[in-house]
């Protein structure tokens, strides 16, 4: 290069209420690539959202390929040649619709996408 295949987890207990897996107390979870050394929180990426241009003969719409923006969160101490990544310890974060009542864990877009990766040739 060309085919194919993979590619997110998490509400368990108890409290109030008619009603909450959505509040409130306990708990539980963590894409991908880099980084001297293992990382939700560093650097980058992607998912969600908004938006551009161009193709599907016009327009709305979808829908597709290319760009643009938006885009959460960390500290102290210890080991060490080297860790905001290991180990002790306290903290923080989590898209958009929906819902009898407010959601990182429930249900829907999505049997999609997509960063990537892995196997053949």
């Nucleotide at each position: 290069g060309u085919u194919u295949c993979c590619g997110g987890g998490g509400c368990g207990g108890g409290g109030c209420g008619c009603a909450a897996c959505u509040c409130c107390c306990c708990a539980c979870c963590g894409g991908c690539g880099g980084u001297g050394a293992c990382a939700g929180u560093c650097c980058g990426c992607g998912a969600c959202c908004c938006u551009u241009c161009g193709g599907c003969a016009g327009c709305c719409a979808g829908u597709u390929g290319a760009g643009g923006g938006u885009g959460g969160a960390c500290c102290c101490g210890g080991u060490g040649g080297a860790a905001c990544u290991c180990c002790g310890g306290g903290a923080c974060c989590g898209a958009c619709c929906g819902u009898g009542a407010g959601a990182g864990u429930c249900g829907g877009g999505a049997u999609g996408g997509a960063a990537g990766g892995g196997a053949a040739c």
RNAcentral holds the sequence, with entries from MGnify. FMN riboswitch aptamer (RFN element) from a soil metagenome, 121 nucleotides, folded computationally. Its mean pLDDT, the model's own confidence on a scale to 100, is 84. The model forms 100% of the base pairs in the Rfam consensus.